[in-house]
RNA sequence: CCUAGCCUGGUGAAAUGGCAAACACGCUCGCCUCAAAAGCGAGAACUUGCGGGUUCGACUCCCGCGGCUAGGA
Numbered sequence: 001c002c003u004a005g006c007c008u009g010g011u012g013a014a015a016u017g018g019c020a021a022a023c024a025c026g027c028u029c030g031c032c033u034c035a036a037a038a039g040c041g042a043g044a045a046c047u048u049g050c051g052g053g054u055u056c057g058a059c060u061c062c063c064g065c066g067g068c069u070a071g072g073a
Base pairs, nucleotide, nucleotide: 001072002071003070004069005068006067007066010025011024012023018056027043028042029041030040031039049065050064051063052062053061
C1' cells in the first nucleotide's frame, strides 16, 4: 500500500429495514439470614465508534473518517 471481516451498556453478546435494543455476568435496592453466601424479586445503565446520505422509518443499506483483527504485496 491492497483486500476482507469486525466496532452495540461496566464486560460478553443478540437484534440484518418496523413498536419499548433480547439475554448472561457485574452493579444498586429489597426479601430471606444472627450475619454472609446461595436463592428470589425489583431497578439503573447502551439512542448502536465518529460524521454525512438513502428511506415514512436505520443497529441493520450507501459514502467518508478512525480503530481492531486476518490475509496479501
Predicted 3D model of a 73-nucleotide RNA (transfer RNA) from a Polyangiaceae bacterium. The RNAcentral record of the sequence draws on ENA. Rfam family: tRNA. Gene Ontology term of the family: triplet codon-amino acid adaptor activity. Rfam's curators write: Transfer RNA (tRNA) molecules are approximately 80 nucleotides in length. The source organism's lineage runs through Bacteria, Pseudomonadati, Polyangia, Polyangiales and Polyangiaceae. Model confidence (mean pLDDT): 81 of 100.